A computed fold for a 362-nucleotide part of an RNA from a bacterium, annotated as large-subunit ribosomal RNA, domain IV. The prediction has a mean pLDDT of 86.

Context: one part of a larger RNA
RNA sequence: AGCUGGCUAAGGAACUCGGCAAUUUAACCCCGUAACUUCGGAAUAAGGGGUGUCUCAAAUUGUGUAGGUCUUUACGAUUGAAGCAUUUUGAGAUCGCAGUGAAAUGGGAGUAGCGACUGUUUAACAAAAACACAGGACUACGCAAACUCGUAAGAGGAAAUAUGUGGUCUGACGCCUGCCCAGUGCUGGAAGGUUAAAGCGAGAUGUCAAUUUAUCGCAAGAUAGGUAAAGCAUUGAACUGAAGCCCCAGUAAACGGCGGCCGUAACUAUAACGGUCCUAAGGUAGCGAAAUACCUUGUCGGGUAAGUUCCGACCUGCAUGAAUGGCGUAACGACUGCUCCGGUGUCUCAGCCAGUAGCUCA
Numbered sequence: 001a002g003c004u005g006g007c008u009a010a011g012g013a014a015c016u017c018g019g020c021a022a023u024u025u026a027a028c029c030c031c032g033u034a035a036c037u038u039c040g041g042a043a044u045a046a047g048g049g050g051u052g053u054c055u056c057a058a059a060u061u062g063u064g065u066a067g068g069u070c071u072u073u074a075c076g077a078u079u080g081a082a083g084c085a086u087u088u089u090g091a092g093a094u095c096g097c098a099g100u101g102a103a104a105u106g107g108g109a110g111u112a113g114c115g116a117c118u119g120u121u122u123a124a125c126a127a128a129a130a131c132a133c134a135g136g137a138c139u140a141c142g143c144a145a146a147c148u149c150g151u152a153a154g155a156g157g158a159a160a161u162a163u164g165u166g167g168u169c170u171g172a173c174g175c176c177u178g179c180c181c182a183g184u185g186c187u188g189g190a191a192g193g194u195u196a197a198a199g200c201g202a203g204a205u206g207u208c209a210a211u212u213u214a215u216c217g218c219a220a221g222a223u224a225g226g227u228a229a230a231g232c233a234u235u236g237a238a239c240u241g242a243a244g245c246c247c248c249a250g251u252a253a254a255c256g257g258c259g260g261c262c263g264u265a266a267c268u269a270u271a272a273c274g275g276u277c278c279u280a281a282g283g284u285a286g287c288g289a290a291a292u293a294c295c296u297u298g299u300c301g302g303g304u305a306a307g308u309u310c311c312g313a314c315c316u317g318c319a320u321g322a323a324u325g326g327c328g329u330a331a332c333g334a335c336u337g338c339u340c341c342g343g344u345g346u347c348u349c350a351g352c353c354a355g356u357a358g359c360u361c362a
Base pairs, nucleotide, nucleotide: 002356003355004354005353006352007351008350010348011347014346027051028050029049030048031047036041038172052094053093054092055091056090057089058088059087061085062084063083067079068078069077070076071074095099107341108340109339110338111337112336113335114333115332119131120130135170136169137168138167139166140165141164147156148155149154173328174327175326176325178258179257180256183255184254185251186250187249188248189247192246193245194244198240199239203235204234205233206232207231210227211226212225213224214223215222216221259277260276261275262274263273286320287317298314299313300312301311302310
């Protein structure tokens, strides 16, 4: 020097990314308790006081002697001075530095973000704002259900039956959820266009009976060509031909999308207003430098002596916005940011003590 503990003058977060760590607080009884609120909470809010032992008094409850009362006269019931015990209150006294004398045993408050909540999760670096959730919506499915597993038989769904079951999205509650169906998807439609296998089969080609020509031969015949029926084989136009696609509608809590330029008011500035181009439609209510804002430490206000963070506003939204939900919200959170009070070896700045592993010496 390390580790585990204990104590510390004065200061008290000056430490640090950050109060990380460690303190503080703490039990029981009494008093008292704000904003806000879904009226349940918030709340042990906050903030105060008391606590040992002894004596006395009073009350309480139990037991219960004597006595009383009642009756069905019994080993009865009930009440109950005294005594003893329990609990509580009050008064007085008394000891110590200290009375929840040890141990166990909440630090508190304000404000903002996110998620409503209890819950779940990366066994062994992440517990969260992620997942789930009750609630909401859309959609499929009439039962031999949809859907899932399996080649199948069969099984699950379900020994259920639309107040049910499956799938998808959102995520308590409150106020709400605007416009667009052009694209993609889904649902419905069927007139026309396109169209597979298949059907039909006009023809075409090959082969070939037969026939014919030429040459050779006295002849029988031989050789080389031409035409070519039926059959067989190969191919094959028109025509017929379903769904789908083209087409016509619907549908956004389906996937998704939700403009530009120019001018204009009696200071200036701005533009309620007008013009024009484009689009399927041009972002409504809200919220907004935000877990989203590049420029940016935006500007103003608050808090500090001093604040790239924080809170309240503004709106110029690089690139917010409505179940990919928007905006609020009491309660809750080992969540995240900021502030204050208390208390502290985190620090100024270190020191001392104990134990321990190790090292050195014996």